[in-house]
RNA sequence: GGGGACUUGGCGCAACCUGGUAGCGCAGCAGGCUCCAGACCUGAAGGUUGAGGGUUCAAUUCCCUCAGUCCCCA
Numbered sequence: 001g002g003g004g005a006c007u008u009g010g011c012g013c014a015a016c017c018u019g020g021u022a023g024c025g026c027a028g029c030a031g032g033c034u035c036c037a038g039a040c041c042u043g044a045a046g047g048u049u050g051a052g053g054g055u056u057c058a059a060u061u062c063c064c065u066c067a068g069u070c071c072c073c074a
Base pairs, nucleotide, nucleotide: 001073002072003071004070005069006068007067010026011025012024013023020057029043030042031041032040050066051065052064053063054062
């Protein structure tokens, strides 16, 4: 220098292809159980979906630019 993948709660991942209420697990919190704790069960909370712009009635999803991480080629 060329090409590709990825970026979503504190952490790990879905949803994107086919635009229409962003879900799951873990952690943390509250309750149950227990003499207490762990395990187990129940519940609630937690997200401006990496940044900016465009298209659209509507964007995590489509398009463009940028940033970051990783991989391949030279």

Record summary
The RNA shown here (transfer RNA) has 74 nucleotides and comes from a Promethearchaeia archaeon. Model confidence (mean pLDDT): 85 of 100. The RNAcentral record of the sequence draws on ENA. It matches the Rfam family "tRNA". By type it is a transfer RNA.